[in-house]
The RNA shown here (Bacterial RNase P class A) has 364 nucleotides and comes from a Thermaceae bacterium. Lineage of the source: Bacteria > Thermotogati > Deinococci > Thermales > Thermaceae. The prediction has a mean pLDDT of 76. Of the family's consensus pairs, 96% are formed in the model. It matches the Rfam family "Bacterial RNase P class A". About the family: Ribonuclease P (RNase P) is a ubiquitous endoribonuclease, found in archaea, bacteria and eukarya as well as chloroplasts and mitochondria. Its family is annotated with ribonuclease P activity, dimeric ribonuclease P complex and tRNA processing in the Gene Ontology. It is annotated as a ribozyme.

RNA sequence: UGGGGAGGGAGUACGGUCGCGCCCCUUUUGGGGUGAGGAAAGUCCGGGCACCAGAGAGCAGGGUGCCAGUUAACGACUGGGCGCCGCAAGGCGACGGAAAGUGCCACAGAAAGCAGACCGCCAAUCCGCCCCCGCAGGGCGGGGGGUCAUGGAGGCAAGGGUGAAACGGCGGGGUAAGAGCCCACCAGCGCUGCGGGAGACCGCGGCGGCUCGGUAAACCCCACCCGGUGCAAGACCAGGUAGGCAGGGAGGGCUUGCUCGGCCCGCUACAACCUGCGGGUUGGUCGCUCGAGGGCGACGGCGACGUCGCUCCCAGAUAGAUGACCGUACACGACAGAACCCGGCUUACAUCCCUCCCCUACCC
Repeated sequence: UGGGGAGGGAGUACGGUCGCGCCCCUUUUGGGGUGAGGAAAGUCCGGGCACCAGAGAGCAGGGUGCCAGUUAACGACUGGGCGCCGCAAGGCGACGGAAAGUGCCACAGAAAGCAGACCGCCAAUCCGCCCCCGCAGGGCGGGGGGUCAUGGAGGCAAGGGUGAAACGGCGGGGUAAGAGCCCACCAGCGCUGCGGGAGACCGCGGCGGCUCGGUAAACCCCACCCGGUGCAAGACCAGGUAGGCAGGGAGGGCUUGCUCGGCCCGCUACAACCUGCGGGUUGGUCGCUCGAGGGCGACGGCGACGUCGCUCCCAGAUAGAUGACCGUACACGACAGAACCCGGCUUACAUCCCUCCCCUACCC
C1' cells in the first nucleotide's frame, strides 16, 4: 500500500407550526408523559401463560446424537476434542453404531462382497510336435535346445486397461512367472502396558496375524427427551330467546365418553358426548403489558453467563395510531410497521463509525 477475518454500534439528529394513538391530571377550549425493529419478516425451534378428572403406565409417532458447561428451556449459545476447507487470521460439521440384520453402489469394467481374467506374464509340471546327440533298425531310451500368437492341460493377479472406488503402500528377498509367500520400514485393524486430561480424546511403547470397500439427511440398532391444543387460548358482564325439538348414547355396564391415534388403570352415566332441524346474540370488559425487563457499576468466570448494588418505566391499537410543512446538519436515506409475551435460529439490508487479528507491496 492492497486484500482478507472476527466482534460491537448506528441506520437520521436538532428547532418550529399543525395533525394522530394511549395513559395521568384538570374540569372542560387545556397541561404533562409516552408512542414500531435489528430484523417487528419467516413460523423453523424452545418456553411463559391458559384450558382439558388424573397428563398415571406402555405402544405407535416425533425430536436430538463427540465432551463439558450456560440457560426457564431448546435442535440455541460458550469453551474444548476430532474431521474437512483455507498460506493464515479463521470457517464449516446431519459428529453414537457398518464385525446384529436387510437394502443400495447406475454406466464402464473380467470383476463392485468375499469377486475376478479383457490386454497380458510363465517352458518349473503332464501330454504332444520340431531339431541335435547316442543306441538300434520300420523304432527305443537318455540328454540338450525350441514351441505360451498357448498345440492341449496348467500356473499368476504383481504390470496395463475400466471406473468415484478394484480386497494395503514402498524397498528387498524368493519364484518358472508371481503373490505378505517371507523380511525391514510405514499405514490400518485386534489385544495390551505406561503417561497426560474431569471428559471427548492426545502422546509414547509391546505383541500379533497379514489387511474384512462405501452408504444409516437408506430401513434399522443404541442412548436420552416429548400429554394435547392454543390469545380466534381462556375468564367475566350485559342482553336476548326456545336452559328448544328429534334420533343416538342406553337398557346394559365385557358398553359410550373423558383435548392427535391405539391400549391399560382410573373417572363418568336420567351424564359427558355425537348427528340433524330450529331460535337468540354478532355488544362490552378483562386477558393486554412490571417483564426469565432495560441501563450503569463492582465481583467471579477463558467464555457463554452468574451474583450483588444503584437507577429507569419505555406502544397496547381493534375500519387497526407516527403524517404534512419550514429551517440547519448530513449517511441525500436501504431492508422494512407491534397485535399475548419472551429466548434463539434463518433470511433481507443503501451506507457510516469503532476495536482487534491475518497475509502482502514498498521504505527505514